[in-house]
RNA sequence: GCGCUCGUAGCUCAGUGGUAGAGCAUCCGCCUUUUAAGCGGGGGGCCGUGAGUUCAAGUCUCACCGGGCGCA
Numbered sequence: 001g002c003g004c005u006c007g008u009a010g011c012u013c014a015g016u017g018g019u020a021g022a023g024c025a026u027c028c029g030c031c032u033u034u035u036a037a038g039c040g041g042g043g044g045g046c047c048g049u050g051a052g053u054u055c056a057a058g059u060c061u062c063a064c065c066g067g068g069c070g071c072a
Stems, first nucleotide, its partner, number of pairs: 001071007010024004018055001026042005048064005
């Protein structure tokens, strides 16, 4: 330099154009003599950045940034 792939919540990951979800973690409550475990509930992200297509984009297109793999 070229190609492929990934980037979504604190972490690990879903989400095949129509109002962004799960598990763990965190907070509150229940239970327990207390802790842990268990059970119930809450908060937390407008999706790497910018532009484009569309009535509508996490999702499609382009450029850029960052990680990984391969080729040279």

The RNA shown here (transfer RNA) has 72 nucleotides and comes from Candidatus Avelusimicrobium excrementipullorum. The organism belongs to Candidatus Avelusimicrobium, within Bacteria. Rfam family: tRNA. Gene Ontology term of the family: triplet codon-amino acid adaptor activity. About the family: Transfer RNA (tRNA) molecules are approximately 80 nucleotides in length.